This is a predicted structure of a 374-nucleotide RNA (Bacterial RNase P class A) from an uncultured Rhodobacteraceae bacterium.

RNA sequence: GCGGAUGGCCGGGUGGCCGCGUGUCCCUCCCUCUCGGGGGGGACGCGAGGAAAGUCCGGACUCCAGGAAGCGACGGUGCCGGGUAACGCCCGGGCGGGGCAACCCGACGGAAAGCGCCACAGAAAACAGACCGCCCCGGCCCCGGCCGGGGCAAGGGUGAAACGGUGGGGUAAGAGCCCACCGGGGGGCCGGCAACGGCGCCCGCAUGGCAAGCCCCACCGGGAGCAAUGCCGAAUAGGGGUCCCGAACUGGCCGCUUCCGCCAGGGACCCGGGUAGGCAGCUAGAGCCCGCCGGCAACGACGGGCCCAGAGGAAUGGCCACCCCCCGGGGGCGACCCCGGGGACAGGAUCCGGCUUACAGGCCGUCCGCGCAC
Numbered sequence: 001g002c003g004g005a006u007g008g009c010c011g012g013g014u015g016g017c018c019g020c021g022u023g024u025c026c027c028u029c030c031c032u033c034u035c036g037g038g039g040g041g042g043a044c045g046c047g048a049g050g051a052a053a054g055u056c057c058g059g060a061c062u063c064c065a066g067g068a069a070g071c072g073a074c075g076g077u078g079c080c081g082g083g084u085a086a087c088g089c090c091c092g093g094g095c096g097g098g099g100c101a102a103c104c105c106g107a108c109g110g111a112a113a114g115c116g117c118c119a120c121a122g123a124a125a126a127c128a129g130a131c132c133g134c135c136c137c138g139g140c141c142c143c144g145g146c147c148g149g150g151g152c153a154a155g156g157g158u159g160a161a162a163c164g165g166u167g168g169g170g171u172a173a174g175a176g177c178c179c180a181c182c183g184g185g186g187g188g189c190c191g192g193c194a195a196c197g198g199c200g201c202c203c204g205c206a207u208g209g210c211a212a213g214c215c216c217c218a219c220c221g222g223g224a225g226c227a228a229u230g231c232c233g234a235a236u237a238g239g240g241g242u243c244c245c246g247a248a249c250u251g252g253c254c255g256c257u258u259c260c261g262c263c264a265g266g267g268a269c270c271c272g273g274g275u276a277g278g279c280a281g282c283u284a285g286a287g288c289c290c291g292c293c294g295g296c297a298a299c300g301a302c303g304g305g306c307c308c309a310g311a312g313g314a315a316u317g318g319c320c321a322c323c324c325c326c327c328g329g330g331g332g333c334g335a336c337c338c339c340g341g342g343g344a345c346a347g348g349a350u351c352c353g354g355c356u357u358a359c360a361g362g363c364c365g366u367c368c369g370c371g372c373a374c
Base pairs, nucleotide, nucleotide: 001370002369003368004367005366006365007364008363009362010361012323013322014321015320016319017318018317020047021046022045023044024043025042026041027040028039029038030037031036049345053356054355056354057353058352059351060350061225062224063223064222074221075220076219077218078217079093080092081091082090083089094108095106096105097104098103109216110215114214115213116210117209118208131156132155133152134151135150136149137148138147139146140145141144164182165181166180167179168178169177183205184203185202186201188199189198190197191196229280230279231278232277239271240270241269242268243267244266245265251263252262253261287306288305289304290303291302293300294299324343325342326341327340328339329338330337331336
């Protein structure tokens, strides 16, 4: 210098003008006996994000259900150790795969518990099998083939996968038939908390793959969600109670008539439920920053400092100037100057920890490979 890997951070700044939400204080007006409520104005403070997003996991909190434990069903998770309130998250490690490497990726328990499946091609897809082929014996014919019998699975061919692999010996040809190495199984020792690794010994080798098929094993799991839930509570309509009227015309309750009584009906007062609305929940928290200590790290302990939107169908915006960055054009030998355009993704709604996804542009660090120079 070129190419690459990875970790962290920022994600426009300053000023002016106009405007929005909210809290405190002040002024003023209206309702009201007061308490208090409502309207207007002003000052000051505060006012979105790294993802506020998707709502995919894990919790806090609230209500509902439930005596506890075990078993079963269903769902989830799945190498080991650690972190954490918890997790399917994070850190460290192991194993496997990719890359020259830095580094990246992995649903990564069990296939000798059982069941099931393995398309197409192929002789054969799991108690093996023989298309081409190799070898031996017999017969026939123009010595190279044909027919019959037998042996074999090395080579070719099919396939995602072919019943251990490579090499040598051996053999008529072959074959773990024998041997070495690799792979596999069993058992032992050593290292490691463990996953796992290393080293001898024994066994020629017996059991292909799929568990994001059923299943087995281990662990975890009640349901609903802030429109949760609790409190206050109008107008109107409707419900209940007490009292009065129920008197002249009206209605119902004896078979009919009269009287009394009751009911319907009307009025006054009171009570309770729900709705509109209001209040709480609501934001000081598994909080943020700094220092120091423990730890490889995730993270944790301690000390100090800080308060950082609270809200309800929902405020956080617009313009201008300068600066910054990017792109295009022009001028200048040059430092640079001028003109024009652009600056992403996106916005809280109970809160917190994660994951995932989106994102213009920029900053800082560590590492790897190649080339060059010393």
The sequence was found by an Rfam model in a public genome assembly.
The coordinates come from a structure-prediction model, not an experiment, and the mean pLDDT is 77.